[in-house]
Context: one part of a larger RNA
RNA sequence: UUGGGCGUAAAGGGCGCGUAGGCGGCCUGGUAAGUCGGGCGUGAAAUCCCGCGGCUCAACCGCGGAACUGCGUUCGAAACUGCCGGGCUUGAGUCCCGGAGAGGGUAGCGGAAUUCCCAGUGUAGCGGUGAAAUGCGUAGAUAUUGGGAGGAACACCAGUGGCGAAGGCGGCUACCUGGACGGGUACUGACGCUGAGGCGCGAAAGCGUGGGGAGCAAACAGGAUUAGAUACCCUGGUAGUCCACGCUGUAAACGAUGGGCACUUGGUGUUGCGGGUAUCGACCCCUGCAGUGCCGAAGCUAACGCAUUAAGUGCCCCGCCUGGGGAGUACGGUCGCAAGGCUGAAACUC
Numbered sequence: 001u002u003g004g005g006c007g008u009a010a011a012g013g014g015c016g017c018g019u020a021g022g023c024g025g026c027c028u029g030g031u032a033a034g035u036c037g038g039g040c041g042u043g044a045a046a047u048c049c050c051g052c053g054g055c056u057c058a059a060c061c062g063c064g065g066a067a068c069u070g071c072g073u074u075c076g077a078a079a080c081u082g083c084c085g086g087g088c089u090u091g092a093g094u095c096c097c098g099g100a101g102a103g104g105g106u107a108g109c110g111g112a113a114u115u116c117c118c119a120g121u122g123u124a125g126c127g128g129u130g131a132a133a134u135g136c137g138u139a140g141a142u143a144u145u146g147g148g149a150g151g152a153a154c155a156c157c158a159g160u161g162g163c164g165a166a167g168g169c170g171g172c173u174a175c176c177u178g179g180a181c182g183g184g185u186a187c188u189g190a191c192g193c194u195g196a197g198g199c200g201c202g203a204a205a206g207c208g209u210g211g212g213g214a215g216c217a218a219a220c221a222g223g224a225u226u227a228g229a230u231a232c233c234c235u236g237g238u239a240g241u242c243c244a245c246g247c248u249g250u251a252a253a254c255g256a257u258g259g260g261c262a263c264u265u266g267g268u269g270u271u272g273c274g275g276g277u278a279u280c281g282a283c284c285c286c287u288g289c290a291g292u293g294c295c296g297a298a299g300c301u302a303a304c305g306c307a308u309u310a311a312g313u314g315c316c317c318c319g320c321c322u323g324g325g326g327a328g329u330a331c332g333g334u335c336g337c338a339a340g341g342c343u344g345a346a347a348c349u350c
Stems, first nucleotide, its partner, number of pairs: 003322004007304002012318001014201004021194003025088007033081002035077008049065006091191001092188003095184004103177007110154001115149007125136002162169002206247006215241002220236004258317006266295011299306002323350003332343004
């Protein structure tokens, strides 16, 4: 609980699809529920307010008035909202043409590198650090050459570049597939926005079953360091990291900034598409739309800063906040195999 707020002070749901609901473009006819006006009825008394009066005053009391902001009914108005009907195209969508993209899924392929194995050359070290040691090596290591195996990741290109709702996406090829954008303006004719519940997606870690395992690496072991060193450094190393299917559903899931629409000086870069000018042509120059950066006017802001990608000016819808600790805890409910998630207090205390 009125209100005021939510980039950093408490506060934007991790993201989407969408149900109910809320809200909704232009013109026109009707209706009269909302709305507005008049009449009538009612709105007990007391109380509150105003005037007058009674107790010596006051409190208190009496009388009169006003008021009772409401409800019912009736007559009327028709701008706005609603409802019913007709029309429109600018919102929204469809269609055609076009180019861009690490958007998603499946399969196949490629080279560099690490490791391991085999063989050759070759000999005493290698490795590692601040310095060392553990470790590896005369059973031939490191180095080097050739061959092979296997897994994971894709240098350069690479860019405040691109794509996606978010999480996120990066070697190459093929197939399947989503979205956005530019141009045309043929079609539908408000079909829209938001979205409580609900449903789906959702990094990493983790869990289940089965596979896989090169490198890396929680745990663990050893060597150092140290007063100690359950660390930082070093040598090893198992889960895991990878794949399939299923689960988990969290995050500094961040732009710490919900979505939509409209409006409001500019400059400069870049990505995609278009128009114009120009040229032999690519550029260049002017310009439109969509995205993505930087700098900045007004305005906003506690300041920092934001500033046509708003944190400016407005409207619509949702979520959320309301002192710190206790506590994202307890209890209950619900979901989960578990770990735990979601919902979410109080005593007490400052």

Annotation:
This is a predicted structure of a 350-nucleotide part of an RNA (small-subunit ribosomal RNA, central domain) from a metagenome. Its Rfam family is "Bacterial small subunit ribosomal RNA". Model confidence (mean pLDDT): 90 of 100.